Molecule: transfer RNA
Organism: Talaromyces pinophilus
RNA sequence: GGCCUCUUAGUCUAGUGGUUAGGACACUCGACUUUGACUCGAGAGACACGAGCUCGAAUCUCGUAGGGGCCU
Numbered sequence: 001g002g003c004c005u006c007u008u009a010g011u012c013u014a015g016u017g018g019u020u021a022g023g024a025c026a027c028u029c030g031a032c033u034u035u036g037a038c039u040c041g042a043g044a045g046a047c048a049c050g051a052g053c054u055c056g057a058a059u060c061u062c063g064u065a066g067g068g069g070c071c072u
Stems, first nucleotide, its partner, number of pairs: 001071007010025004018055001027043005048064005
């Protein structure tokens, strides 16, 4: 320098064009308990960034940034 691949919540992960972006752990509140833990109920929190295609983009295309790999 070229090519391939990945980036979704604090962490892990599902989601191949239309449904409120789903689940687990963690967190907050409540119930239970003398207190705590366990258990149960409820809640907040995410599509790396920019542009494009499209009636509609987490999803498709291009670029940027970062991680990983291959070639030279």